[in-house]
Context: one part of a larger RNA
RNA sequence: UUGGGUUUAAAGGGUCCGUAGGCGGGCCUAUAAGUCAGAGGUGAAAGGCCACGGCUCAACCGUGGGACUGCCUUUGAUACUGUAGGUCUUGAGUCGUUGUGGAGUUGCCGGAACAUGUGGUGUAGCGGUGAAAUGCAUAGAUAUCACAUAGAACACCGAUCGCGAAGGCAGGUAACUAACAACGUACUGACGCUGAUGGACGAAAGCGUGGGUAGCGAACGGGAUUAGAUACCCCGGUAGUCCACGCCGUAAACGAUGGAUACUAGCCUGUCGGGACCUCGGUCUUCGGCGGACAAGCGAAAAGUGAUAAGUAUCCCCACCUGGGGCAGUACGUUCGCAAGAAUGAAACUC
Numbered sequence: 001u002u003g004g005g006u007u008u009a010a011a012g013g014g015u016c017c018g019u020a021g022g023c024g025g026g027c028c029u030a031u032a033a034g035u036c037a038g039a040g041g042u043g044a045a046a047g048g049c050c051a052c053g054g055c056u057c058a059a060c061c062g063u064g065g066g067a068c069u070g071c072c073u074u075u076g077a078u079a080c081u082g083u084a085g086g087u088c089u090u091g092a093g094u095c096g097u098u099g100u101g102g103a104g105u106u107g108c109c110g111g112a113a114c115a116u117g118u119g120g121u122g123u124a125g126c127g128g129u130g131a132a133a134u135g136c137a138u139a140g141a142u143a144u145c146a147c148a149u150a151g152a153a154c155a156c157c158g159a160u161c162g163c164g165a166a167g168g169c170a171g172g173u174a175a176c177u178a179a180c181a182a183c184g185u186a187c188u189g190a191c192g193c194u195g196a197u198g199g200a201c202g203a204a205a206g207c208g209u210g211g212g213u214a215g216c217g218a219a220c221g222g223g224a225u226u227a228g229a230u231a232c233c234c235c236g237g238u239a240g241u242c243c244a245c246g247c248c249g250u251a252a253a254c255g256a257u258g259g260a261u262a263c264u265a266g267c268c269u270g271u272c273g274g275g276a277c278c279u280c281g282g283u284c285u286u287c288g289g290c291g292g293a294c295a296a297g298c299g300a301a302a303a304g305u306g307a308u309a310a311g312u313a314u315c316c317c318c319a320c321c322u323g324g325g326g327c328a329g330u331a332c333g334u335u336c337g338c339a340a341g342a343a344u345g346a347a348a349c350u351c
Base pairs, nucleotide, nucleotide: 004321005320006319007303008302012318014201015200016199017198021194022193023192025088026087027086028085029084030083031082033081034080035077036076037075038074039073040072041071042070049065050064051063052062053061054060091191092188093187094186095184096183097182098181099180100179103177104176105175106174107173108172109171110154115149116148117147118146119145120144121143125136126135162169163168206247207246208245209244210243211242215241216240220236221235222234223233258317259316261313262312263311268292269291270290271289272288273287274285275284276283277282297305298304324351325350326349333344334343335342336341
């Protein structure tokens, strides 16, 4: 660079919002910038190409043609694109009604279990393992009963389930915030799609300040195992895990599959929300979501995918890849960060 690619071979940004830009629905009118056509001017010569000719041929040279794909001026064409104006409702949005959910934030409340404390009963073991030991216990443990205190997590329901942009979200309840769906054909009238730079959010771990600490538990100590055992097993146990505020900005952040739109056999099957019918068992569905099995097609090849596409589109926009492995997501530089580090990101050399 391209009529190439990006589930698994290199390659989809973690997700969303949105600036510039790119692209963009139906009809009418105007304009004529892009576009198309005619005419004129210019596009030096030499060189190169074609034809003919001159040196005995050739090299070399001469004549003519063509080319110079371009630019400028002017006259027209108006399908498409652009620009300007008008209009429409199907894209998009608004409103109303009715619903849905473990969507978010904050407060309050609840029970089970674990732990600790106090008291009662009670006596010699308990605990742990493949077997043991460390450990706990006559200063009365384990077990059991009553009461009290504290922190963290919410059994059953629970699912092939639901919601959320993603990360993620599950005891109950209240307030606040947002979203989605169906119906209405009520309103606006293309207001749309994508989105470099940018912004916001972003599991876990980690960091700062201040709290909190029941259980679990990196590090650490001890007991075992073993040839050794810096492990797996056991007894303890600090950070951490929890809360508030502020950082970090990464994950196999995965559907390893960017977003939007339209189209392309059916059938079966399950489920959530809505709607219609109903004999209240259920049936149907122009609707929206979540799944399963498949046709054609796709897949260099396969696994597979198959209306939730990985099919079709000379449809639109963005991101990313460029022979393979290593060096290396390293070095250097820069930006960000309190730090840890993150982002960007090579080469020599080597197979």